[in-house]
Predicted 3D model of a 73-nucleotide RNA (transfer RNA) from a Chloroflexota bacterium. Its Rfam family is "tRNA". By type it is a transfer RNA. Its family is annotated with triplet codon-amino acid adaptor activity in the Gene Ontology. The RNAcentral record of the sequence draws on ENA. Its mean pLDDT, the model's own confidence on a scale to 100, is 82. The organism belongs to Chloroflexota, within Bacteria.

RNA sequence: AGGGGUGUAGCUCAACUGGUAGAGCAUCCGUCUCCAAAAUGGAAGGUUCUGGGUUCGAUCCCUAGCACCCCUG
Repeated sequence: AGGGGUGUAGCUCAACUGGUAGAGCAUCCGUCUCCAAAAUGGAAGGUUCUGGGUUCGAUCCCUAGCACCCCUG
């Protein structure tokens, strides 16, 4: 320099062809227990990396950039 991949909750990851953003773990509040752990019920937690475009509507499509990873030279 060229090509490809990834970016979503504190962490690991989903989201089917564009139509209400979710799960597990962690955190918080209960149940249980003499207390705690384990088990179990519930709650909270999001500018979907950034800007622009298409669309009635974008995590999803197009475009430019940023970060990280891989390949080629």